[in-house]
Context: one part of a larger RNA
Molecule: small-subunit ribosomal RNA, 3' major domain
Organism: Bougainvillea glabra
RNA sequence: UGAUGGGGGCCCGUACAAGCGGUGGAACAUGCGGUUUAAUUCAAUCCAAAGCGAAGAACCUUACCAGGGCUUGACAUGCCGCGAAUCCUCUUGAAAGAGAGGGGUGCCUUCGGGAACGCGAACACAGGUGGUGAAUGGCUGUCGUCACCUCGUGUAGUAAGGUGUUGCAUUAAGUUCCGCAAUGAGUGCAACCCUCAUGUUUAGUUGCCGACGUUGAGUUUGGAACCCUAAAUAGACUACCGGUGAUAAGCCGGAGGAAGGUGAGGAUGAAGUCAAGUCAUCAUGCCCCUUAUGCUCUGGGCGACACACGUGCUACAAUGGCUGGGACAAAGCGUCGCGAUCCCACGAGGGUGAGCUAACCUUAAAAACCCAUCCUUAGUUCGGAUUGCAGGCUACAACUCGCCUGCAUGAAGCCGAAAUUACUAGUAAUCACCGGUUAGCCAUACAGUGGUGAAUUCGUUCCUAGGGCUUGUACA
Numbered sequence: 001u002g003a004u005g006g007g008g009g010c011c012c013g014u015a016c017a018a019g020c021g022g023u024g025g026a027a028c029a030u031g032c033g034g035u036u037u038a039a040u041u042c043a044a045u046c047c048a049a050a051g052c053g054a055a056g057a058a059c060c061u062u063a064c065c066a067g068g069g070c071u072u073g074a075c076a077u078g079c080c081g082c083g084a085a086u087c088c089u090c091u092u093g094a095a096a097g098a099g100a101g102g103g104g105u106g107c108c109u110u111c112g113g114g115a116a117c118g119c120g121a122a123c124a125c126a127g128g129u130g131g132u133g134a135a136u137g138g139c140u141g142u143c144g145u146c147a148c149c150u151c152g153u154g155u156a157g158u159a160a161g162g163u164g165u166u167g168c169a170u171u172a173a174g175u176u177c178c179g180c181a182a183u184g185a186g187u188g189c190a191a192c193c194c195u196c197a198u199g200u201u202u203a204g205u206u207g208c209c210g211a212c213g214u215u216g217a218g219u220u221u222g223g224a225a226c227c228c229u230a231a232a233u234a235g236a237c238u239a240c241c242g243g244u245g246a247u248a249a250g251c252c253g254g255a256g257g258a259a260g261g262u263g264a265g266g267a268u269g270a271a272g273u274c275a276a277g278u279c280a281u282c283a284u285g286c287c288c289c290u291u292a293u294g295c296u297c298u299g300g301g302c303g304a305c306a307c308a309c310g311u312g313c314u315a316c317a318a319u320g321g322c323u324g325g326g327a328c329a330a331a332g333c334g335u336c337g338c339g340a341u342c343c344c345a346c347g348a349g350g351g352u353g354a355g356c357u358a359a360c361c362u363u364a365a366a367a368a369c370c371c372a373u374c375c376u377u378a379g380u381u382c383g384g385a386u387u388g389c390a391g392g393c394u395a396c397a398a399c400u401c402g403c404c405u406g407c408a409u410g411a412a413g414c415c416g417a418a419a420u421u422a423c424u425a426g427u428a429a430u431c432a433c434c435g436g437u438u439a440g441c442c443a444u445a446c447a448g449u450g451g452u453g454a455a456u457u458c459g460u461u462c463c464u465a466g467g468g469c470u471u472g473u474a475c476a
Base pairs, nucleotide, nucleotide: 001476002475003473004472005471007470008469010467011466013464015460016459019423021421022420023419026314028312029311030310031309033307034305035304042053064300065299066298067297068296069295070294073125077124078123080120081119082118083117087102088101089100090099091098092097107114108113127289128288130287131286132285136283137282138278139277140276141274143272149186150185151184152183153182154163155162167178169176193266194265195264196263198234199233200232201231202230203229204228208223209222210221211220237260240254241253242252243251244250303442316416320375321374323372324371325370326369332363334361337356338355342351343350344349382413387408388407389406390405391404392403393402429452430451431450432449433448435446
């Protein structure tokens, strides 16, 4: 100087407390372990692995296994020879491939040949999701959006190092103020960026308002006040008042204001720590394979199942369930597409194909909610697992192993032990909608969007994470 203490003192955080909803019990979905297997490919393993890489495993993907094939190779460059290439037919085969036959000559040209493409041969080489993340780059997690981490000059010390960065206050903050052998400076903090909340100006089409009109429709016409859209701009800075404080920084209260003390949210992650993670995104040193650890095809596997764990979804009901009627969003996507309307079907869906390259058309029905009927405390008109049958869709192909529909079936489950977890306001809880990936989808996931909309916070004794000061130490 650090590290550490079941040492002291100060401060702070959903850390506790006060609340509220969960998990842990059930069924299912999904991931991991284990076991099994020809293979169940690999990686990730406390927090910081486990709905994670994977924004989507029927084939492909695919790296794994079994079997069939290839050996200059699926891919790249170089040399030589032949033929332009594309195309068609047949045999064999599970396919990959192997074999045979047919037709055919384009482009440029200095007529030598050349370009592109195919086939063949020998070699240099290709190839490797093989190993090492403890050889590495790059990227990422974590402490932690915690407030820290340092430097120049000076200064006291033999030096390691100290001071500054400590102290009194204050702040979300090493934020600021005052003091001080320190005086200055840099990264980080804050601000500058984006979104939301208010106004003004500009601009009015496809949006808005009015008239006419219609079953309905930018079908016609007028307007620029509103809504909205999207560009610019204003606005918030403790600026004003009172109190308090050291005449400071600030803190408390008030006014005005759409907004008040960081207005709300996001992006932004210092020096470093964990030999943290990744050689399977990519790149790369070294090692290893080279008729195989490379390449290709078919089928299987990644989907197994005594069990154990994680994350979720659906419930156990009356603040509810069924049925009928009625209302209100936002943000997205769409030509390889979204698909209205009409017809058929109980339905999934099928037929038809208007409009839309979209503020125009479509997806689109928002759901919880409101009104009315029935159910009356039951394993039920709760709950929906499981299973049978019949169908639809996508796709060469739904057996292993897809999604959806109808009829039937109707399991566990009556609120969950020890323990554990999210959340402080438009938050929790609850309700639905959309998107990416996709031919389709195992999405209950992930990423967004809005609707309805709480309770509680005395406070810092304790648990726990962290930051200063100080102290002990046989630790470095």